A computed fold for a 1534-nucleotide RNA from a Bacteroidota bacterium, annotated as small-subunit ribosomal RNA.
RNA sequence: CGGAGAGUUUGAUCCUGGCUCAGGAUGAACGCUGGCGGCGUGCCUAACACAUGCAAGUCAAGGAGAAAGAGAUAGCAAUAUCUUGAGUAAACUGGCGAACGGGUGAGUAACACGUAGACAACUUACCUCGAGAACGGGAAUAACUCCGCGAAAGCGGUGCUAAUACCCGAUAUUGUUCUGAUGUGGCAUCACAUCAGAAUGAAAGGUCCCAAAAGGACGUCUCGAGAUGGGUCUGCGUCCCAUUAGAUAGUUGGCGGGGUAACAGCCCACCAAGUCUGCGAUGGGUAGCUGGUCUGAGAGGACGACCAGCCACACUGGAACUGAGACACGGUCCAGACUUCUACGGAAGGCAGCAGUGAGGAAUAUUGCUCAAUGGGCGAAAGCCUGAAGCAGCGACGCCGCGUGAGGGAUGAAAUCCGUUAGGAUGUAAACCUCUUUUAUGAGAGACGAAAAAGAUGCCAUGAGCAUCUCAUGACGGUAUCUCAGGAAUAAGGAUCGGCCAACUACGUGCCAGCAGCCGCGGUAAUACGUAGGAUCCGAGCGUUGUCCGGAAUUACUGGGUGUAAAGGGUCUGCAGGCGGGCAAGCAAGUCGGUGGUGAAAUCUCUCCGCUCAACGGAGAAACUGCCUUCGAUACUGCUUGUCUUGAGUUCGAGAGAGGGUAAUGGAAUUCAUGGUGUAGCGGUGAAAUGCGUAGAUAUCAUGAAGAACACCAGUUGCGAAGGCGAUUACCUGGCUCGACACUGACGCUCAGGGACGAAAGCGUGGGGAUCAAACAGGAUUAGAUACCCUGGUAGUCCACGCCUUAAACGAUGGAUGUUCGAUGUCAGUCCGUAAGGAUUGGUGUCUGAGCUAACGCGUUAAACAUCUCACCUGGGGAGUACGAUCGCAAGGUUGAAACUCAAAGGAAUUGACGGGGGCCCGCACAAGCAGUGGAGCAUGUGGUUCAAUUCGAUGCAACGCGAAGAACCUUACCUGGGUUUGAAAGGCAAGCGACAGGCGAUGAAAGUCGCUCUCGUAGCAAUACGCGCUUGUACAGGUGCUGCAUGGCUGUCGUCAGCUCGUGCCGUGAGGUGUUAGGUUAAGUCCUGCAACGAGCGCAACCCCUGCACUUAGUUGCCAGCAAGUAAUGUUGGGCACUCUAAGUGGACUGCCUACGCAAGUAGCGAGGAAGGUGGGGAUGACGUCAAGUCCUCAUGGCCCUUACACCCAGGGCCACACACGUGCUACAAUGGCCACUACAAAGGGUUGCCAAGGCGCAAGCCGGAGCCAAUCCCAAAAAAGUGGUCUCAGUUCGAAUUGGGGUCUGCAACUCGACCCCAUGAAGCUGGAAUUGCUAGUAAUCGCGGAUCAGCACGCCGCGGUGAAUACGUUCCCGGGCCUUGUACACACCGCCCGUCAAGCCAUGGAAACUGGGGGUACCCGAAGUCGGUACGCGAACCGCAAGGACGCAGCCGCCUAAGGUAAAACCAGCGACUGGGGCUAAGUCGUAACAAGGUAGCCGUACCGGAAGGUGCGGCUGGAUCACCUCCUUU
Repeated sequence: CGGAGAGUUUGAUCCUGGCUCAGGAUGAACGCUGGCGGCGUGCCUAACACAUGCAAGUCAAGGAGAAAGAGAUAGCAAUAUCUUGAGUAAACUGGCGAACGGGUGAGUAACACGUAGACAACUUACCUCGAGAACGGGAAUAACUCCGCGAAAGCGGUGCUAAUACCCGAUAUUGUUCUGAUGUGGCAUCACAUCAGAAUGAAAGGUCCCAAAAGGACGUCUCGAGAUGGGUCUGCGUCCCAUUAGAUAGUUGGCGGGGUAACAGCCCACCAAGUCUGCGAUGGGUAGCUGGUCUGAGAGGACGACCAGCCACACUGGAACUGAGACACGGUCCAGACUUCUACGGAAGGCAGCAGUGAGGAAUAUUGCUCAAUGGGCGAAAGCCUGAAGCAGCGACGCCGCGUGAGGGAUGAAAUCCGUUAGGAUGUAAACCUCUUUUAUGAGAGACGAAAAAGAUGCCAUGAGCAUCUCAUGACGGUAUCUCAGGAAUAAGGAUCGGCCAACUACGUGCCAGCAGCCGCGGUAAUACGUAGGAUCCGAGCGUUGUCCGGAAUUACUGGGUGUAAAGGGUCUGCAGGCGGGCAAGCAAGUCGGUGGUGAAAUCUCUCCGCUCAACGGAGAAACUGCCUUCGAUACUGCUUGUCUUGAGUUCGAGAGAGGGUAAUGGAAUUCAUGGUGUAGCGGUGAAAUGCGUAGAUAUCAUGAAGAACACCAGUUGCGAAGGCGAUUACCUGGCUCGACACUGACGCUCAGGGACGAAAGCGUGGGGAUCAAACAGGAUUAGAUACCCUGGUAGUCCACGCCUUAAACGAUGGAUGUUCGAUGUCAGUCCGUAAGGAUUGGUGUCUGAGCUAACGCGUUAAACAUCUCACCUGGGGAGUACGAUCGCAAGGUUGAAACUCAAAGGAAUUGACGGGGGCCCGCACAAGCAGUGGAGCAUGUGGUUCAAUUCGAUGCAACGCGAAGAACCUUACCUGGGUUUGAAAGGCAAGCGACAGGCGAUGAAAGUCGCUCUCGUAGCAAUACGCGCUUGUACAGGUGCUGCAUGGCUGUCGUCAGCUCGUGCCGUGAGGUGUUAGGUUAAGUCCUGCAACGAGCGCAACCCCUGCACUUAGUUGCCAGCAAGUAAUGUUGGGCACUCUAAGUGGACUGCCUACGCAAGUAGCGAGGAAGGUGGGGAUGACGUCAAGUCCUCAUGGCCCUUACACCCAGGGCCACACACGUGCUACAAUGGCCACUACAAAGGGUUGCCAAGGCGCAAGCCGGAGCCAAUCCCAAAAAAGUGGUCUCAGUUCGAAUUGGGGUCUGCAACUCGACCCCAUGAAGCUGGAAUUGCUAGUAAUCGCGGAUCAGCACGCCGCGGUGAAUACGUUCCCGGGCCUUGUACACACCGCCCGUCAAGCCAUGGAAACUGGGGGUACCCGAAGUCGGUACGCGAACCGCAAGGACGCAGCCGCCUAAGGUAAAACCAGCGACUGGGGCUAAGUCGUAACAAGGUAGCCGUACCGGAAGGUGCGGCUGGAUCACCUCCUUU
């Protein structure tokens, strides 16, 4: 005996912080479903209105007194009489009850309730006990009779009568009142007891039993006591709002009366002026209170159904009567509203009793049975009454229990779902076999609850006694329960399955339909929607919704916070309040312990017991944490007293200071004025302009005037509470510090409200006005520029007096006290010391330890450890707004919400990215150069447009001579038309055929279609088998159809940039960091040094290829020095391989050497050597990753889609269009040139479907021709620029070639759309190109030609090759891109980011508002029912007095006070509605700008003032929560 967390802010992290979920509960409702029983429970809304029936009667008191029926007598009978019924029924007088029981929660914030007390200030019918008494009289009245009125309800009158009804008198103790005395007690008013005296107050001797008496029973009266019930008073407790702060005239008290059962301003007259209130009065809102119920670990929080206690109410409001008790639910009177009846004159009514009806509502039951039990009223009793109560009915509304079967049963049936097609799941589940019968159904038996009472008898002797016996009583109910019968027979659903949260797949849908508690899901592969299969959780229920507690330490007493997250008041002073130094004594309020009382019962807990169990119930215990009483303890707090000095203060002596106020004085500067000198500009800016100036400016000199501010000193210096304070001097004045002894003796700290001070701006009045300067004007800038910049300039800035009272009023850190390591500056004192220096007190800085912190950071000047006290916070927005109040002259200040809306808003730190931040570095990035593009014509690609189609893709760099290394057909994917449907190609199965092909013909644009003809192979005797081909059928093929945002592969790009990571260790709560940073160095994260890091990987470099040098080997097709032969000539030939070359290998280069610098790495050097020098040059090679980059039309591939078509075949057309725009190129514009002629020098390639020589023809393209070559052999093949010579002479030309006409060549089935080339003719534009922009750093740019791929043909493109061959680089300020470090950030889809405000649209809630409507109060006045009280009573009256008259007494009536309802008036308040109006919130793609975040491009923000479409701008003062650079000071390290 008792405590669990999770999701959601971010790229990620920690924190703060809200939202949401899991639990429990319910008088519930709704959805789906539903077998039985027990026990409970059931109008939460309209205290809304009610038809009908019932819910309170009863009785030995009284008078009068029926009827039916039965019987008897008489009579022929009708009938009469009598008895009984019966002194009954019904009604009346009277008694008791009706004030209980039952209902409801409207009102009430109150002594209403709870709890504990008090009454010396009271009452109590019936009941109990004690003491006593009941005597003598009287007058009425109802019922009844008769009369009258009225529709009725009812009423009036006449006459009679009784009582336990009423009245009078007597009697009277221990009653009551008064007077006097004694005693006791009390806190007081006083109380009690006793004695004496006076006055005064009763009654029914009735009823019953008994023949009567006696006796008994019941009743009546008085007094006392008890019990019970009630009344009154008090302490404490008991919701929210201060945007309710003052309330109160019977109010507070007194004196005297009245009044009550009783105290009291309860009421009245008079007197006084009090009383309540920040410990919350008054007012407003809400609400019956409690035991308890739910929840919670508890402390708490919420609630107050059922049951129980108290209160209040009874159609609404008022009032009394009767009575022991009421101001009375089923009584009365009055008023009001409503309903009903009516003969219109008048009457009646009150379900918040039980049923029931209507209405309202999401929603709540039968017009049942019985008094058998329990209880109540009356009665002596029997008994009567009892919608209290006991039961039954209805509702899964709740709790509890039971059942819907049990055992066996694999071939794991069928079916369904999934599937990779193997299988798996539902699943022992079913079927089937064996068994059981709770429940339900039928039949039978059948309770407990019942014993009191009554009567009789007895006993003790008197109690509301006990015992025994007899007789009787059951609504529930023929119910519970038990037994029997038959048969698995009669009985399962609901929600969920993305995470939280247990449970997964398929199909459908395609940001649609929908889901959703939060996060969120859905845009074609959805475990999140819908359905299905399966699974999970519960189960006669399961979910949803509402509400409460919990989780929430998210109001924090237990148990939170405030530097930056929300939060320290701008500062001080200080009343109340809170807290408070040492010692001692007393008291005992707090505190602690014991005692007594109380804390109702029920409930909760424990134990035991009863229903078959349980729910439920019974008994006992414990508990009820509280309050009161009393006794004690005295450590602590408190109170009182005494004392002390250390807290605090005083005194004396010193000291520093921009502390405050007043007055006076001073110089520099500025502007202005006057005069002089002097001349054309000045001024201003990024550049300008406005402005000033020849009427003389600016400049300069002199003199004068004015106002404001006080350079240097000057310092993280000083002073002040803060704001703030800075020339000098004088006067007045506050505080502080140090030193010293003396004094006071806790005098202290903090502080709601209050008071004072309080920058700048602003306001009022009056001055002053030099400068500066909101507004304003002009000039610029700009798309605009209500700004930044410039020229002017008014309030203001200054003074006096008075207001305002706010700031980023900041250390974003309230004040006070104490404790706790150090280091180092500085200011003011003091002490020691010769000095250097040291110590100490009080300030003021920096760094750092422990500790604290979410981190940043703070760190004896705490944000550490403690105590006291004040202020403040509780998600973001709405909003510091609205309304109200208050202050203010105003501007405005202070106080300060809600509706609605979001799931975040926020702090610190991390990694990135970014910056019109910084540092370092690199790159044809700029610069320095060369050549271009952009202008022209043409080519080509793209966009656009057009079209039947102009197929598709690529779109900044990184699409655009790109896919396409080559569209006339084909290609071809597009369009038109004609055809085919197992298909053009593939393979499988089944059946059939034996061919198919070929040949011929017809038709057609072709594809195709049709006809004729011919007609298999191998093995085996054959059947048959195999092969081949065709036809048919079937599964299937096919798709350049969609999705590159489902994918693989491949590719582009950053970028050949130097980066990207890991293991272990270490640091950090963590994300992460370290390593990788730092100092150097490099092309390089290249290397070196250092270092909490040590190592490693992918990248860099190297290894590979080409090229540059040499050597070795080899020598044909290459080469030819020497030898020989030959030619017109040529390595042509013999021969040789020396050279060149070819192609294999090796060597060579490594900062290796020297000098300088450097620790080293390395760097520098016209260094040496070397073919080459610091990577020799070029190539290949592309880290982790980025761009949902590109490609489904290369290929592959998931899903989807088409299947006589989105497939396939064919012909023709299109991809080639053409107002236009862009990209990439070619050719040019010419003389460094064009043209003509002649003469040289390459490399690298290609070639049999080929390259093609010689020779010939043609002006030429080309043709004829055919030698050679499968190639170091032959061919393409002519290299061109260059060189030499000539010509042209600056012109639209002998430049330029487009365009067009004509004629040709070649390829090809075919050059019309739509090829290339040639010839003749034609001869556009163009004279070097605006803004802008590209490439290139050496064998490069530029320029010149050559080859190749594709290819029938087609090259200005692409890929290669060589020839000729420059200029420039000071350098890194700037532009672009990149790398590293650092910094800021509100960015993370990462600056192409984020984001602000107006305007426009829609929706929502809300403020103001003329007016209107309603409400509850208050004030003043008017009217005033019923009624009590008072007065009066001439009228009336049975009881008493009196012989009588008359009196006493009472009453109607009348009058008065009070007063409900009603009315009038003025004002306030609270709601509702409201034309119009204000802002606010929300809403994928509206408009205008771009204010903020980076130095956000004018740093931002705060307060204030003015201005402006809007964000906003500017002025003044303030802040750093500003980047950057420089300087100063200080600290640390070396």

RNAcentral holds the sequence, with entries from ENA and SILVA. Rfam family: Bacterial small subunit ribosomal RNA. Model confidence (mean pLDDT): 84 of 100.